Record summary
This is a predicted structure of an 87-nucleotide RNA (c-di-GMP-I-GGC riboswitch aptamer) from a Chloroflexota bacterium. The model forms 89% of the base pairs in the Rfam consensus. Taxonomically the source falls in Chloroflexota (Bacteria, Bacillati). The sequence was found by an Rfam model in a public genome assembly.
RNA sequence: UAUCGAAAGGGCAAACCCGCCGCGAGACGGGGACGCAAAGUCAUGGGUCUUCAACCCUCGAUGUUGAAGAUCGCCAGACCGCCGAAG
Numbered sequence: 001u002a003u004c005g006a007a008a009g010g011g012c013a014a015a016c017c018c019g020c021c022g023c024g025a026g027a028c029g030g031g032g033a034c035g036c037a038a039a040g041u042c043a044u045g046g047g048u049c050u051u052c053a054a055c056c057c058u059c060g061a062u063g064u065u066g067a068a069g070a071u072c073g074c075c076a077g078a079c080c081g082c083c084g085a086a087g
Base pairs, nucleotide, nucleotide: 003087005083011036012035016031017030018029019028021026034073040079041078042077044076045075046074047071048070049069050068051067052066053065054064055063
């Protein structure tokens, strides 16, 4: 230094509730803890979700395509990072 994840000090905060913003997915703040060794950051690739338009269609629903968004606590990738046991 890398891997790994004992100990110690801590950290974050799911669902749900309240407030508020958004057409919506959802975000933000407060409460609250399901969990997390990157549950820190980034929307780069995929996945999932939302909105709009077009196509298919008797209509509707569904599906497909495109665009614009959301999600990093879905996966991968990139960047940064506390601690010092065994291996």